[in-house]
RNA sequence: UUCUUAUCAAGAGAAGUGGAGGGAUUAGGCCCUGUGAUACUUCGGCAACCUCUGUUGUACAGAAAGGUGCUAAUUCCUAACAAGACGAUCUUGGAAGAUAAGAG
Numbered sequence: 001u002u003c004u005u006a007u008c009a010a011g012a013g014a015a016g017u018g019g020a021g022g023g024a025u026u027a028g029g030c031c032c033u034g035u036g037a038u039a040c041u042u043c044g045g046c047a048a049c050c051u052c053u054g055u056u057g058u059a060c061a062g063a064a065a066g067g068u069g070c071u072a073a074u075u076c077c078u079a080a081c082a083a084g085a086c087g088a089u090c091u092u093g094g095a096a097g098a099u100a101a102g103a104g
Stems, first nucleotide, its partner, number of pairs: 001104008013043005021032003025080005044071003049067002051063005075096001081093005
């Protein structure tokens, strides 16, 4: 970097560094931010994909030592696609993105 499968309406914050934008891309909206954001580090926490235990069977229940992940807002919302319903908005699926496991 590519492919496959699964999940994405729940959940979980303090301190330090630093000093300007940030919320993946483009557009629109909305929001966070010098009362110091985004980011990084430490500690804590959440969750349960891998993992461990039991009945053992693909499934279910439990645990949290280890590998990841996450810890404002549904993946912040909509469009960049399609279908359906319908009175011009709504629903569903997809695409894109994120994470995990596996494969090349």

A computed fold for a 104-nucleotide RNA from Psychrobacillus sp. BL-248-WT-3, annotated as SAM riboswitch aptamer (S box leader). The coordinates come from a structure-prediction model, not an experiment, and the mean pLDDT is 81. NCBI's taxonomy places the organism under Bacteria, Bacillota, Bacilli, Caryophanales, Psychrobacillus. Of the family's consensus pairs, 97% are formed in the model. The RNAcentral record of the sequence draws on Rfam.